[in-house]
Context: one part of a larger RNA
């Protein structure tokens, strides 16, 4: 000098764009943050039409339950982790893939329940038990099998090994669901099998990735093999047996520290430091463990167990998890509103209308940063007053002020008033905002630090090694340009200084 998620002191007019718990991954009151579908299904309630009085039909509604899809995305945090976690380049002939998409074939015929509901009962509650009966795109058999899977056989291509590709034969196995519109024909949305694609993921691997040797030996599923098991899949992944290996001064093991990267910052570069905001990946969700469901989780706002903590209780037993958005307490030098809206973009569900969305779009607070603008412009005296200084003549402040003329960025009031809306219409939180016009009036808007040298800017008084200053050298003990005050000056300017950290 540059940089900063900064803080502190003094000061503070406006706007644009950004940024805002670096500390206690401490604890949390309250509200909201993931639902949706009646075009899968059964009940409930209201209205209405009809009736052979048993019932049947239509419509609206609630969302109670079953069912489907989504709650594995989006959002947060950086605790842990020195590791194939990340970055980069490969491999998978060892793999998976809901929704979307190209193609192809099918969608036949039956059965059994169970919620909701009704009855009875238990419990303070959370919730639960028994009996009865009911539906489905729920569940379960049967049929069919182009193709698929598995076993065996044959031919062929390919390969580093296998469980790879193609063709043929044979045996066995295994699918499906309906709904809406329509007078109908049919159409739309679905359902099942197979095969491609896209996008997503799992696994393996070369190379790269901090400090310590005042850590030198380390390892027992540990290294390899065989059999069994397990996985979507390879593999000590797991298990039994067998062998005795594997790693290490090219630093194993142990200890410490740390999310990694694109980047950011500094620097001419090499290099150093760093990893906030934004983007990619990873890990975590009160601490620890576990599986279930599912295409996908070992699952932040799902389940079970143990533990700590908080709360309710009728003492028998229960409930909870802000590292989501706000907000509170605590810690700290220090970090914001319990705001508005789904109008836009995007996401979930739905044929759709639409519903949900603290993602997101915005507004609020903070000079925290950066950029821009303003606090007026012109004239005006050998030059007022005041103040400072003086050799008492004067000099400085200084065109500065007063005074005269002007302007309206900004400001105030009034009027008009958007783009963002997606090719018809409707639909805007922001917002009566930005912007435009008129009127008013210089009116409302300047400070901080410094002035011994480095370093730009000097005098007076006070003080007297005191009080104090100080980044380094150093000032102060009676004329201090170095302390304090004043006048003057210098330098930056809505900021200026100080401190911390990095180069």
């Nucleotide at each position: 000098g540059g940089a900063u998620c900064a803080a502190c002191g003094c000061u503070g007019g406006c706007g644009g764009c950004g940024u805002g718990c670096c500390u206690a991954a401490u604890g949390c009151a309250u509200g909201c943050a993931a639902g949706u579908c009646g075009c899968a299904c059964g009940g409930g309630g209201g209205c209405u039409c009809u009736u052979u009085c048993g019932g049947g039909g239509g419509u609206c509604u609630g969302a109670c339950g079953u069912g489907g899809c989504g709650g594995a995305c989006g959002g947060g945090u950086g605790a842990g982790g020195a590791a194939c976690a990340c970055g980069u380049g490969g491999g998978u002939a060892a793999c998976c893939u809901g929704c979307c998409u190209g193609g192809u074939g099918g969608u036949g015929g039956g059965g059994g329940c169970u919620a909701g509901c009704c009855c009875u009962c238990g419990g303070a509650a959370a919730c639960g038990a028994g009996g009865g009966g009911u539906a489905a795109u729920u569940c379960c058999g049967c049929a069919u099998g182009a193709g698929c899977u598995u076993g065996c056989c044959a031919u062929u291509c390919g390969c580093g090994u296998g469980g790879g590709g193609a063709u043929g034969g044979u045996a066995a196995g295994g699918a499906a669901a309906g709904c809406u519109c329509g007078c109908a024909a049919g159409a739309g949305c679905g359902c099942c099998g197979c095969u491609g694609g896209a996008g997503g993921g799992g696994c393996c691997u070369g190379c790269g990735u901090c400090c310590g040797a005042u850590u030198a030996g380390u390892u027992a599923g540990c290294u390899g093999g065989u059999g069994g098991g397990g996985u979507a899949a390879c593999g000590g992944c797991u298990u039994a047996c067998c062998a005795g290996g594997g790693c290490g001064a090219u630093g194993a093991u142990c200890g410490g520290u740390a999310g990694c990267u694109g980047g950011u910052u500094u620097g001419a570069g090499a290099g150093g430091a760093u990893g906030a905001u934004c983007a990619g990946c990873c890990a975590c969700a009160c601490g620890g463990g576990g599986a279930c469901u599912g295409a996908g989780a070992c699952a932040c706002g799902g389940c079970c167990c143990c533990g700590a903590c908080u709360c309710c209780u009728a003492c028998g037993g229960g409930a909870g998890g802000c590292a989501g958005c706000a907000g509170c307490a605590a810690g700290g030098a220090a970090u914001u509103u319990u705001c508005c809206g789904c109008a836009a973009u995007g996401g979930g569900c739905g044929c759709a209308a639409g519903c949900c969305u603290g993602a997101c779009g915005g507004a609020g607070c903070a000079a925290c940063g950066u950029c821009g603008c303003g606090u007026g412009c012109g004239g005006g005296a050998u030059g007022a007053c005041g103040c400072u200084u003086u050799u008492c003549g004067g000099a400085g402040u200084g065109u500065a002020a007063a005074c005269c003329g002007c302007u309206g960025u900004u400001c105030g009031u009034g009027g008009g008033g958007a783009c963002g809306a997606a090719g018809c219409a409707c639909u805007g939180a922001c917002g009566g905002u930005a912007c435009c016009c008129a009127c008013g009036g210089a009116g409302g808007a300047a400070g901080g630090c410094c002035c011994g040298g480095c370093u730009a800017a000097c005098u007076a008084c006070g003080u007297g090694c005191c009080a104090g200053c100080a980044g380094c050298c150093g000032c102060g003990g009676u004329a201090a340009u170095a302390c304090g005050u004043a006048g003057g000056g210098g330098u930056c300017g809505a900021g200026c200084g100080u401190u911390g950290u990095c180069c």
Predicted 3D model of a 503-nucleotide part of an RNA (small-subunit ribosomal RNA, 5' domain) from an uncultured bacterium. The prediction has a mean pLDDT of 84. It matches the Rfam family "Bacterial small subunit ribosomal RNA". Rfam links the family to the GO terms ribosome and structural constituent of ribosome.